[in-house]
This is a predicted structure of a 107-nucleotide RNA (Guanidine-I riboswitch aptamer) from Methylotenera sp. Its Rfam family is "Guanidine-I riboswitch aptamer". Rfam describes the family as follows. This family represents a conserved RNA structure found upstream of the ykkC and yxkD genes in Bacillus subtilis and related genes in other bacteria. The function of this family is unclear although it has been suggested that it may function to switch on efflux pumps and detoxification systems in response to harmful environmental molecules. Lineage of the source: Bacteria > Pseudomonadati > Pseudomonadota > Nitrosomonadales > Methylotenera. The sequence was found by an Rfam model in a public genome assembly.
């Protein structure tokens, strides 16, 4: 200075928010009675459904290497490392450790 699989994916959790359910709060109707409903408001509601990680976690598949056995298909073991980070915009109902983006930038 350059290049590589430093690769794709399922679950699940930090972590998000608020369409939906369910919680709470005015209202109106109603009842003996927060009894029942409806509407409208709340995420400054622990929730359920929801989205959710490159730098969490697990698993599948893929890679890449070794030695023996095989014509080959394959069969066993080993490795697949490290990661500091804005502001902005975007997607959905919205929001984010989702996307952009292992970006800018720092080191």
């Nucleotide at each position: 200075a350059a290049a590589a699989a430093a690769g794709a994916u399922g679950g699940c959790u930090a972590g998000g928010g608020u369409u939906c359910c369910g919680g709470c709060u005015u209202u109106u109707a109603u009842u003996a009675a927060c009894u029942u409903a409806a509407a409208a408001g709340u995420g400054u509601c622990u929730g359920g459904u929801c989205c959710g990680a490159g730098a969490g976690u697990u698993g599948u598949c893929g890679g890449c290497c070794a030695a023996u056995a095989g014509u080959g298909a394959u069969a066993u073991g080993g490795c697949u490392a490290c990661a500091c980070g804005g502001a902005g915009g975007g997607a959905u109902a919205a929001a984010a450790g989702c996307c952009c983006g292992g970006g800018a930038g720092g080191a």